The RNA shown here (transfer RNA) has 76 nucleotides and comes from Fimbriiglobus sp. The coordinates come from a structure-prediction model, not an experiment, and the mean pLDDT is 82. Rfam family: tRNA.
RNA sequence: GCCCCCGUAGCUCAGGGGAUAGAGCAUCGGUUUCCUAAACCGAGGGUCAUAGGUUCGAAUCCUAUCGGGGGCACCA
Numbered sequence: 001g002c003c004c005c006c007g008u009a010g011c012u013c014a015g016g017g018g019a020u021a022g023a024g025c026a027u028c029g030g031u032u033u034c035c036u037a038a039a040c041c042g043a044g045g046g047u048c049a050u051a052g053g054u055u056c057g058a059a060u061c062c063u064a065u066c067g068g069g070g071g072c073a074c075c076a
Stems, first nucleotide, its partner, number of pairs: 001072007010025004018056001027043005049065005
């Protein structure tokens, strides 16, 4: 330099065009307990990497950029 995959909650990941984006763990509050842990109940937490485009409608499709991972080439 070229090609491929990925970027969604603090972490690990679902959601692959149809309204207000979810789960587990973690965090916070409560129940329970002499106290803590565990268990159970509830709550908070999101510029869906960024910008533009297509569409009646985009997390989802297209383009560019940024970041991460992998492969190939170059290596005088």
NCBI's taxonomy places the organism under Bacteria, Pseudomonadati, Planctomycetota, Gemmatales, Fimbriiglobus.